[in-house]
Molecule: transfer RNA
Organism: Variospora aurantia
RNA sequence: GCCUCUAUGGCUCAAUGGUAAAGCGCCUCACUAGUAAUGAGGAGAUUCCCGGUUCGAUUCCGUGUGGAGGCA
Repeated sequence: GCCUCUAUGGCUCAAUGGUAAAGCGCCUCACUAGUAAUGAGGAGAUUCCCGGUUCGAUUCCGUGUGGAGGCA
C1' cells in the first nucleotide's frame, strides 16, 4: 500500500428493512436469625462518526475512525 472481517446497555452477544432480545453484572422487594442461593420487579442502548437509498435502516450503499486477520 491492497484485500477481508468487525463495531449494538458496564461486559458477552442476538435481531433476513417495520419502535432492539437474552445471559452476567447493577438497583429494589420477597424468602432467612443473618449471608449466600432462589423467586418477583426495575433502571440502563438516539445500535462507532458523517452522508445516501427507502414510507420506514441495527439491517442495504458510500466516505471516515477504531479493532482483528490476510497478501505484498